């Protein structure tokens, strides 16, 4: 350095036929709360899937799968 992922350590993120406020036609997103969980649950819409739709084009989902890229720690 790469692979790998511990009943380790220091941190981190943050689900909901959850609540409050806001944006949007909607899916959904943002802020506060809240924690189901997560070794990338950091980022990217490139491929597939799924969702919405003013409708044939523009969106959403990265915590659906794959891929790309950056990163903490160092047991087996």
């Nucleotide at each position: 350095u790469u692979c790998c992922g511990a009943c380790a350590a220091c941190a981190g993120c943050a689900a909901a036929g959850c609540c409050c406020g806001g944006a949007g036609u909607a899916a959904u997103c943002c802020g506060g709360g809240g924690a189901c969980g997560c070794a990338a649950a950091g980022c990217c819409a490139c491929g597939g899937g799924u969702c919405c739709u003013a409708c044939u084009g523009a969106g959403a989902u990265a915590g659906c799968c794959g891929g790309g890229u950056u990163g903490c720690c160092g047991a087996a």

Predicted 3D model of a 76-nucleotide RNA (c-di-GMP-I riboswitch aptamer) from Malonomonas rubra. The prediction has a mean pLDDT of 86. Of the family's consensus pairs, 94% are formed in the model. Rfam family: c-di-GMP-I riboswitch aptamer. Its family is annotated with cyclic-di-GMP binding in the Gene Ontology.